Predicted 3D model of a 76-nucleotide RNA (transfer RNA) from a Promethearchaeia archaeon.
RNA sequence: AGGGGCGUAGCCGAGGGGAUAAGGCGGCGGACUUCUAAUCCGCAGAUCGUAGGUUCAAGUCCUACCGUCCCUACCA
Numbered sequence: 001a002g003g004g005g006c007g008u009a010g011c012c013g014a015g016g017g018g019a020u021a022a023g024g025c026g027g028c029g030g031a032c033u034u035c036u037a038a039u040c041c042g043c044a045g046a047u048c049g050u051a052g053g054u055u056c057a058a059g060u061c062c063u064a065c066c067g068u069c070c071c072u073a074c075c076a
Stems, first nucleotide, its partner, number of pairs: 001072007010025003018056001027043005049065005
C1' cells in the first nucleotide's frame, strides 16, 4: 500500500429492516446467614464507533472516516 472480518451498558454477548434493544458476569438495595460466601428477590446502567445517505421506519441496508484483528505485497 491492497484485500477481508469485527465495533451494541464497566466486561462478554443476542437481535441481519417494523413500536418500547434479550441474556450472563459485574454494580447497587433487600431477604436469608452470628458474619462472609453461596442462593433468592428487586433496581439502575445503551445518542448500538463517528458523520452522512436510503426508507413511512435503520442496531440491521449503502458511503466515507476512526479504532481493532487477520491475510498479501513492498521498503529497511
Background: Lineage of the source: Archaea > Promethearchaeati > Promethearchaeota > Promethearchaeia. Its mean pLDDT, the model's own confidence on a scale to 100, is 81. Rfam family: tRNA. By type it is a transfer RNA.